c-di-GMP-I riboswitch aptamer from a soil metagenome, 80 nucleotides, folded computationally. Rfam family: c-di-GMP-I riboswitch aptamer. Gene Ontology term of the family: cyclic-di-GMP binding. RNAcentral holds the sequence, with entries from MGnify. Its mean pLDDT, the model's own confidence on a scale to 100, is 79.

């Protein structure tokens, strides 16, 4: 961060499969992406227990998305 190159990823839908879900894996498919490479720090959305329903105090489960932002790491080209 370019009307470059050389390349990668791959929404949505679908199809099979795991999964109480949330989603996640494989095949097609291509909306998009300069990190849409990796990790999950802090959030954020969602699951499922689980608790409570008058007030106050203390104490607090497991996950799942990161192509939802932030942070961390690592990487191609080399115009302006």
């Nucleotide at each position: 961060g370019a009307u470059a190159a050389a390349g990668g990823c791959a929404a949505a839908c679908u199809c099979g499969c795991u999964g109480u879900g949330a989603a996640g894996c494989g095949g097609g498919g291509g909306c998009g992406c300069a990190a849409a490479g990796c990790c999950g720090u802090g959030a954020a959305u969602c699951u499922c227990a689980a608790u409570a329903u008058c007030u106050g105090u203390g104490c607090g489960g497991a996950g799942a998305u990161u192509g939802u932002c932030u942070g961390g790491u690592u990487g191609c080209c080399g115009a302006a």